[in-house]
RNA sequence: GGUGAAGUGGUGUAGCGGUAGCAUACUUGUCUGUCUAACAAGUGGUCGCGGGUUCAAAUCCCGUCUUCAUCG
Repeated sequence: GGUGAAGUGGUGUAGCGGUAGCAUACUUGUCUGUCUAACAAGUGGUCGCGGGUUCAAAUCCCGUCUUCAUCG
């Protein structure tokens, strides 16, 4: 340098055009003599970045950045 894959709350991951979920972590409460556990509620992501298509984009298209794999 060529080709391909990935990027989504603190962390891990799902979502393949129509309200961004789940687990875990965190906060509060219930329970307990206490802690853990369990149960209930809550906070936190405008989906790597910038454009385009569309009534509507995490999703489709283009560019770009980072990481990984592979070819030379």
About this RNA
Model confidence (mean pLDDT): 81 of 100. Transfer RNA from a Bacteroidota bacterium, 72 nucleotides, folded computationally. Its Rfam family is "tRNA". Rfam links the family to the GO term triplet codon-amino acid adaptor activity. Rfam classes the family as a transfer RNA. The source organism's lineage runs through Bacteria, Pseudomonadati and Bacteroidota.